[in-house]
RNA sequence: CGAUUAGAGUUUGAUCCUGGCUCAGGAUGAACGCUGGCGGUAUGCUUAACACAUGCAAGUCGAACGGACUCUUCGGAGUUAGUGGCGGACGGGUGAGUAACGCGUGAGAAUCUGCCUACAGAUUGGGGACAACAUCGGGAAACUGAUGCUAAUACCGAAUGUGCCGAGAGGUAAAAGAUUUAUCGUCUGUAGAUGAGCUCGCGUCUGAUUAGCUAGUUGGGGAGGUAAUGGCUCACCAAGGCAACGAUCAGUAACUGGUCUGAGAGGAUGACCAGUCACACUGGGACUGAGACACGGCCCAGACUCCUACGGGAGGCAGCAGUGGGGAAUUUUCCGCAAUGGGCGCAAGCCUGACGGAGCAAUACCGCGUGCGGGAGGAAGCUUUUUGGAGUGUAAACCGCUUUUCUCAAGGAAGAUGAUGACGGUACUUGAGGAAUCAGCAUCGGCUAACUUCGUGCCAGCAGCCGCGGUAAUACGAGGGAUGCAAGCGUUAUCCGGAAUUAUUGGGCGUAAAGCGUUCGUAGGUGGCUAAUUAAGUCUGUUGUUAAAACGUGGAGCUUAACUCCAUAUCGGCAAUGGAAACUGGUUGGCUAGAGUAUGGUAGGGGUAACAGGAAUUCCAAGUGUAGCGGUGAAAUGCGUAGAUAUUUGGAAGAACACCAGCGGCGAAAGCGUGUUACUGGGCCAUUACUGACACUGAGGGACGAAAGCUAGGGGAGCGAAAGGGAUUAGAUACCCCUGUAGUCCUAGCCGUAAACGAUGAGAACUAGGUGUUGCGCGUAUCGACCCGCGCGGUGCCGUAGCCAACGCGUUAAGUUCUCCGCCUGGGGAGUACGCACGCAAGUGUGAAACUCAAAGGAAUUGACGGGGGCCCGCACAAGCGGUGGAGUAUGUGGUUUAAUUCGAUGCAACGCGAAGAACCUUACCAGGGUUUGACAUCCUCGGAACUUUCUGGAAACAGAUUGGUGCCUUCGGGAACCGAGAGACAGGUGGUGCAUGGCUGUCGUCAGCUCGUGUCGUGAGAUGUUGGGUUAAGUCCCGCAACGAGCGCAACCCACGUUUUUAGUUGCCAUCAUUCAGUUGGGCACUCUAGAGAGACUGCCGGUGACAAACCGGAGGAAGGUGUGGAUGACGUCAAGUCAGCAUGCCCCUUACAUCCUGGGCUACACACGUACUACAAUGCUACGGACAAAGGGCAGCGAGCCAGCAAUGGUCGGCAAAUCCCAUAAACCGUAGCUCAGUUCAGAUUGCAGGCUGCAACUCGCCUGCAUGAAGGCGGAAUCGCUAGUAAUCGCAGGUCAGCAUACUGCGGUGAAUACGUUCCCGGGCCUUGUACACACCGCCCGUCACACCAUGGAAGUUGGUCACGCCCGAAAUGGUUACCCUAACCGCAAGGAGGGGGACCCCUAAGGCAGGGCUGAUGACUGGGGUGAAGUCGUAACAAGGUAGCCGUAGAAUCG
Repeated sequence: CGAUUAGAGUUUGAUCCUGGCUCAGGAUGAACGCUGGCGGUAUGCUUAACACAUGCAAGUCGAACGGACUCUUCGGAGUUAGUGGCGGACGGGUGAGUAACGCGUGAGAAUCUGCCUACAGAUUGGGGACAACAUCGGGAAACUGAUGCUAAUACCGAAUGUGCCGAGAGGUAAAAGAUUUAUCGUCUGUAGAUGAGCUCGCGUCUGAUUAGCUAGUUGGGGAGGUAAUGGCUCACCAAGGCAACGAUCAGUAACUGGUCUGAGAGGAUGACCAGUCACACUGGGACUGAGACACGGCCCAGACUCCUACGGGAGGCAGCAGUGGGGAAUUUUCCGCAAUGGGCGCAAGCCUGACGGAGCAAUACCGCGUGCGGGAGGAAGCUUUUUGGAGUGUAAACCGCUUUUCUCAAGGAAGAUGAUGACGGUACUUGAGGAAUCAGCAUCGGCUAACUUCGUGCCAGCAGCCGCGGUAAUACGAGGGAUGCAAGCGUUAUCCGGAAUUAUUGGGCGUAAAGCGUUCGUAGGUGGCUAAUUAAGUCUGUUGUUAAAACGUGGAGCUUAACUCCAUAUCGGCAAUGGAAACUGGUUGGCUAGAGUAUGGUAGGGGUAACAGGAAUUCCAAGUGUAGCGGUGAAAUGCGUAGAUAUUUGGAAGAACACCAGCGGCGAAAGCGUGUUACUGGGCCAUUACUGACACUGAGGGACGAAAGCUAGGGGAGCGAAAGGGAUUAGAUACCCCUGUAGUCCUAGCCGUAAACGAUGAGAACUAGGUGUUGCGCGUAUCGACCCGCGCGGUGCCGUAGCCAACGCGUUAAGUUCUCCGCCUGGGGAGUACGCACGCAAGUGUGAAACUCAAAGGAAUUGACGGGGGCCCGCACAAGCGGUGGAGUAUGUGGUUUAAUUCGAUGCAACGCGAAGAACCUUACCAGGGUUUGACAUCCUCGGAACUUUCUGGAAACAGAUUGGUGCCUUCGGGAACCGAGAGACAGGUGGUGCAUGGCUGUCGUCAGCUCGUGUCGUGAGAUGUUGGGUUAAGUCCCGCAACGAGCGCAACCCACGUUUUUAGUUGCCAUCAUUCAGUUGGGCACUCUAGAGAGACUGCCGGUGACAAACCGGAGGAAGGUGUGGAUGACGUCAAGUCAGCAUGCCCCUUACAUCCUGGGCUACACACGUACUACAAUGCUACGGACAAAGGGCAGCGAGCCAGCAAUGGUCGGCAAAUCCCAUAAACCGUAGCUCAGUUCAGAUUGCAGGCUGCAACUCGCCUGCAUGAAGGCGGAAUCGCUAGUAAUCGCAGGUCAGCAUACUGCGGUGAAUACGUUCCCGGGCCUUGUACACACCGCCCGUCACACCAUGGAAGUUGGUCACGCCCGAAAUGGUUACCCUAACCGCAAGGAGGGGGACCCCUAAGGCAGGGCUGAUGACUGGGGUGAAGUCGUAACAAGGUAGCCGUAGAAUCG
């Protein structure tokens, strides 16, 4: 200077944390679905290195050579099979192999290098062959044999030579010519350049469930070999070499520049382009050559394919196109050498699927377009709607404008320096035409931008995570609308990111996953003070390199961009070199603070061994003694009359050591407790002397290591797995009881694990204190011991700062730092499987994966719950009184029945409930008969007053006929009410859903609670207040307190009753006066009463207790005393409580019926079960007669006096009263007298018969009442259960509502009028505080395991079948090398013979493929078998969570099943 870091959803009722899963971003050689206008630039078999038809991809040179052929203007020109030269080692493809000096980077020395460049020199003179060709043959073909001829820049000698070798003498050893006469070649040497070979340092994936590997292996001198170093090869000698800093083995993989992502560090990747390597059907081999062990060369072997005359041959697309196959998936059998580049050639030129281009593909990136402006009656259509409207929407139509694109036509490049243009009549330019040719895809619950309607109804389906869908789905499907992106859009796959979720940057380990059980110690890591030196680390300067491309920056060129070009900038790495010396390291010297040694003390259940001791227990013997003992919740098994238990004495045995004893001591931990002795380890304190960093930690490794268990031998009192028996229980393989074997104990050895815990590794330093305790020392204290103060070491509690998710920790850190080690990375599967090691075994150590879930988990919070605790209340229990449950009847319900027995209510909180009253009606149900704009509402049209008499049919509704009747208002047009007919909008529904709702109600509960504001505390949910000490009926009040206040509840205010005053006296009352049968009347309002207004009660007063409080206890006064009594009044909420059938209402459903009218029936049924009542069972009673006293109500379609009739119900007649006046209306229990005398009765009254009465159209199904007669069960009620605390229970009657009639029900009213409460242990319900929790749908919770069923992956398994690796043996092609006594042989030597040399054959070494045998590693499969996982409603139990009903858990041992 530049660049630069984003989160969200999901565990819970809620919270914080830990932690995983998922999403938003970018990318791709991509694929798939839907859709698709153009151009530019790129890219295009990621799978079968699977197999390939066809064509092309490497030739060229006649200026090296002979021959043949063609043309000829005879001058010559041309073609080319063969010989020869150069090139086929480049270019192009692919990534199989390879974990390697293969690649990257940086160095190095013992090398070669054709063509090219520079320089120097040479190019003299000879020789012999072989192709082609000719002739004769073989073969189907490929091809080939024999004989003969021939040229060269083919081949071979000789000569020369600056070169090379050698100490030297000396040795060795080149060449080629051609032609257009100007050149091109050829040879030798020295350099260069280029290219290639070799060596080394460093870097380069995973696995230790791969720990040992290696015989040419490591080294040596020698020889061979190579261009060159080298065990590269060989003989000999030595015994080395590699490895925990990971050898060997296994798996995977070409490497890099780069690419993608990321803030970066990193992570992933290695398509295209570029560098390197490797490969060319598979394996082996060499030849030629400068270069190969050679993609389009050769030889051999193998597999495959093709041709064949069966004898034999041919081939290699991982070159470009293309084909088949595989696959989700990847293009034309195109044009051209015009450009760039390559090969050959002197050149012209030829060749070039390299390359340049075109074609195909939305495969990617970039750019452009599908129009622009105006246009509201906001058209139509569609969607929606509260029916008013709203949306689509200026969108369209319509008007105007433009022509990028498009079509047609004309012109027409650059790319080329002389010629030459595939692309291409292309790019581009101009003109004309005309809005004309061009929009989709995904999404719309949250994350995440965007909402409604219909359909569907846990179905169909969606889904990335959470999750939607069971009749009102913004989540499925469709429509409308909206949002996002756009020639694309979504999905899938993969990588990075987010993920600080492997943490170097940058995490953790008390309880979430995570400290080894403890200690010693090796390697390693780290390490006190000081001086000098060095310069490895470190810092700094310079140099070289880090290819190009790419990325970054600045420019430039295509109209822009993508793309391309130019310039430039680093960082970092490696190497070399110069410098600095603080720090780290090395070396040397010194020091004493760390560490250690010595000396003197000291505490101790430290360890090992031996000996000794008493109490208790059991057993044995004996004595005393008698019927039980023992055991439990209760029992039983067991022991005991053969004498137990108990008790006394004696003896024996084994194990453990009371008190002391203490969050006291010691030890590394495990652990250690009677006493004494012996041996022995460590600590602490004090003191000075010595050594002089000797230290810390510690992977591997060693040692110790509770209990249980194992082996061998002892021992065995008590206890006591297993086992037996007794109980408990539905069962009880348990808990309880009686027995009891291993074991527990000792010796020797093994095992090596525990919740081996402080769930806290070791060491060091620093950072407030207070208070205990233990060991030692010191002191100004003392005579001394204490006390007190100080120091060091240990062990506890509280606590500051700080830390922590919180809980908590806090100088004994979980604080702040350093060093070293160990360990963790979601839950389950699983500490399992396999492998290995150890072990006698049990097992231990090490330690996965497939699959599956979206959580699992920690701490804390609020509730709820507990067979947790504390406190308190309630007719909750207790104390009492009376009932229910037994009988009969009434009534309701269930069940059953039925055509229907309409529906609802179902623990408390349904069941004399809705229903304050079902013969019809009600009525909703059933059967039958009718109606269809309807029984009822509104609107329209037409007609008619409305209405009504009679008859017929019918069960009625209704249908048909028939009679009477013309009304009211009027502005004279008509209008209102009513009736009939018609059409359609609509009516109607007690049809469904109370789990769509309103309203109302029940219940906890008239329980004392439920909350808020502000403040404070806590990261937060939340807490505080509201808890605590008292007190109350009460969250009532007082006191205290980080709280202070407030609200809804409590209380009070309201009503009734109780006392009294006052006002007012009619229909009420009557003390006094008069009067009457009678408050009947006069009179009066004192009293009663009525109904208005007041008073009164407030712990106000006194005493005591209490905290000087609140309050409680007692008392006085008072009609009433501590809420006077009773009512009304019901907080926040709970129960998806009840009600769609009171009413209202959304949605759904029916519409000649699920509507509506009518008749009859049913709701009243009846083997049974339950609830609630009435009446009784009798003498505290019943019957008969006589007598007394209420309150509160009701009354005109009513109450009905009196009188008459009737035994009575009742009827007739008729005063009074719309009521403090009249009536209902005699209250009954009670009192008196009489009878009954304990019985199924003079109790009880059911049932039934007969005769009547009343209501009502109607009394059969199915009403009530009266009289006479009949006279059932029932003799006080099992288990169980209900109500009630005072004018209450119990008992007695009266009235009212409903109602035509019908009351044992309901709601009120008064009369008579008790008993008991010690108290809060228990049952039930509730309140507050606290505690535990794995519950939150909240214990009717949660949840575990077997079994049964289905599916999935996986382990074992007699085996079966593949792949791969190395080794042993056999056989052994081609080829190099070697040997050769066999065969052949032009150049050279030699006169010749012959030789040198060469070729062939044979043999040897080595060796590919093949065969045989055993083995390692790794797959697939396998009857059967083991466990595991998953799966709305299976079985058995109930193990865990609360004290989970036996506290739970850890290690270890035992047990389990079937017959």